[in-house]
The part of an RNA shown here (large-subunit ribosomal RNA, domain I) has 521 nucleotides and comes from Capsicum annuum var. glabriusculum.
Context: one part of a larger RNA
RNA sequence: CUUACGGUGGAUACCUAGGCACCCAGAGAUGAGAAAGGGUGUAGUAAUCGACGAAAUGCUUCAGGGAGUUGAAAAUAAGCAUAGAUCUAGAGAUUCCCGAAUAGGGAAACCUUUUGAACUAUUGCUGAAUCCAUGGGCAGGUAAGAGACAACCUGGCAAACUGAAACAUCUUAGUAGCUAGAGGAAAAGAAAGCAAAAGAGAUUCCCAUAGUAGUGGUGAGCGAAAUAGGAGAAGCCUAAACCAUGAAAAUGGGGCUGUGAGAGAGAAAUACAAGCGCCGUGUUAUUAGGCGAAGCGACCUAAAUGUUGCACCCUUGAUGGAAAAAGUCCGGUAGGUGAAAACAUCACUAGCUUACUCUCUGACCCGAGUAGAAUGGGGCACGUGGAAUCCCGUUUGAAUCAGCAAGGACCACCUUGCAAAGCUAAAUAAUCCUAGGUGACCAAUAGUAAAGUAGUACCAUGAGGAAAGGGUGAAAAGAACCCCCAUCAGGGAGUGAAAUAGAAUAUAAAACCAUAAGCUC
Numbered sequence: 001c002u003u004a005c006g007g008u009g010g011a012u013a014c015c016u017a018g019g020c021a022c023c024c025a026g027a028g029a030u031g032a033g034a035a036a037g038g039g040u041g042u043a044g045u046a047a048u049c050g051a052c053g054a055a056a057u058g059c060u061u062c063a064g065g066g067a068g069u070u071g072a073a074a075a076u077a078a079g080c081a082u083a084g085a086u087c088u089a090g091a092g093a094u095u096c097c098c099g100a101a102u103a104g105g106g107a108a109a110c111c112u113u114u115u116g117a118a119c120u121a122u123u124g125c126u127g128a129a130u131c132c133a134u135g136g137g138c139a140g141g142u143a144a145g146a147g148a149c150a151a152c153c154u155g156g157c158a159a160a161c162u163g164a165a166a167c168a169u170c171u172u173a174g175u176a177g178c179u180a181g182a183g184g185a186a187a188a189g190a191a192a193g194c195a196a197a198a199g200a201g202a203u204u205c206c207c208a209u210a211g212u213a214g215u216g217g218u219g220a221g222c223g224a225a226a227u228a229g230g231a232g233a234a235g236c237c238u239a240a241a242c243c244a245u246g247a248a249a250a251u252g253g254g255g256c257u258g259u260g261a262g263a264g265a266g267a268a269a270u271a272c273a274a275g276c277g278c279c280g281u282g283u284u285a286u287u288a289g290g291c292g293a294a295g296c297g298a299c300c301u302a303a304a305u306g307u308u309g310c311a312c313c314c315u316u317g318a319u320g321g322a323a324a325a326a327g328u329c330c331g332g333u334a335g336g337u338g339a340a341a342a343c344a345u346c347a348c349u350a351g352c353u354u355a356c357u358c359u360c361u362g363a364c365c366c367g368a369g370u371a372g373a374a375u376g377g378g379g380c381a382c383g384u385g386g387a388a389u390c391c392c393g394u395u396u397g398a399a400u401c402a403g404c405a406a407g408g409a410c411c412a413c414c415u416u417g418c419a420a421a422g423c424u425a426a427a428u429a430a431u432c433c434u435a436g437g438u439g440a441c442c443a444a445u446a447g448u449a450a451a452g453u454a455g456u457a458c459c460a461u462g463a464g465g466a467a468a469g470g471g472u473g474a475a476a477a478g479a480a481c482c483c484c485c486a487u488c489a490g491g492g493a494g495u496g497a498a499a500u501a502g503a504a505u506a507u508a509a510a511a512c513c514a515u516a517a518g519c520u521c
Base pairs, nucleotide, nucleotide: 001518002517003516004515006513007512014471015470018442019441020439021438022437023436025434026433027431030147037098038097039096040053041052042051044076045075048072049071050057059092060091061090063088064087068080069079070078103112104111105110119145120144121142122141123139124138125137126136152183153181154180155179156178157177163170167217194199204231205230206229208227214222215221235423236422238367242253243252244251245250258401260366262364264360265359266358267357273354274353275352276351280348281347282346284344286342287341289337291335295310296309297308298307299306311328312327313317319331320330321329372396373395374394375393376392377391378390382408403418404417405416406415407414458465459464478505481492482491483490
């Protein structure tokens, strides 16, 4: 080196118990009535996980269900069960200790004790320096607040690396991060708005406009709007004038608009419709379920779903299982069907709420430390620019319809709107979670870090880091008994289709290591 036969090792192919991505529908419940999350206990029998709480592997009740059952999980002991158990769903009871943690303390799951809801809020009392007051102290009832929560949302605070081929304005970016708060969505929202001689008519989202107009150490870059087309559409409430009550504070009526409205003075006169809706009843859906068609023989085999022969069902030929590939074996599927109880939807309903026209009047009212101005900033695509519009700090400071604001400095004309009070569904965003479904997604060095005690073992003072590990067989039938024998291992016997399927278990490549024979030197 070759050939043969083995060992080691665990690639490859096959598989899936777990993942990944998405779709659709729901849900967004929680907590001082003690949560989320933990600690520690509870079983006749060790530890772990799940379940539960000294009423502890469970209790009560009401439904479902119908033969076994005392979790994963064997074995044994002792039980339970057709007088209906175990199990499933609804409602209820119990629920140690820590934890917002709340009697005081504390190195969480413990200590002390007079056995206490601490603090905030609320009500009352008391009355420091110091007259009033404020601070402080005391008491009562209530049990409102607090804490948790993946992403989405709205405020507040707020970077740097980076890009500009360096760097300072600029960019990254109002991003990451920190923080406050809310909801199932949030925010925004019914024109002191757009527009342009024509108009439309709240907000939000998509799409085009458009990488356009602009802005910019005119660098890097940043970057609209009108308008058109779609999704979805919904509008309302107050302040003031005036009247009434009242000592006042205030309350009730009145009133709500931009072709200006209202109030005031006068005249004339109707409508019976729309919306909301207690209790109760019904309805629909959710939270357990139930019914559900139709095949046999022969052959090969360890095993029939295969082959072959003759049949059948279909509102059911989705899919999974079973000793190989099944419409007719099992679970199901199509299609019908079901609720004592809980929660929601819709309908009915006692009842409640709401509407209008004309004429006259420069008289009363129409949101003030506001609008605006100066100055310093921020935000608008817009870096101070000719810089409008919007928002803040400081100093100031109007007008009331014969009015005010806007139309990108400013002025005039014209046009449009009516600030300084407030509410508002849908279209939109996201998925910790629940049910169902899909995949030219993965198949154990892949797919989640995690298909097994997985955020575990282990490492670190700590923040934190962070694994490996799947497959006997159809069925344990898991090898009685004998030999060898300290054990492990091994040889027979037996099981099985197979044991070179023997638990270090399916398939079993290569590297690597022996053994036997041969070849070369």
Its mean pLDDT, the model's own confidence on a scale to 100, is 83. Its Rfam family is "Bacterial large subunit ribosomal RNA". Its family is annotated with ribosome and structural constituent of ribosome in the Gene Ontology.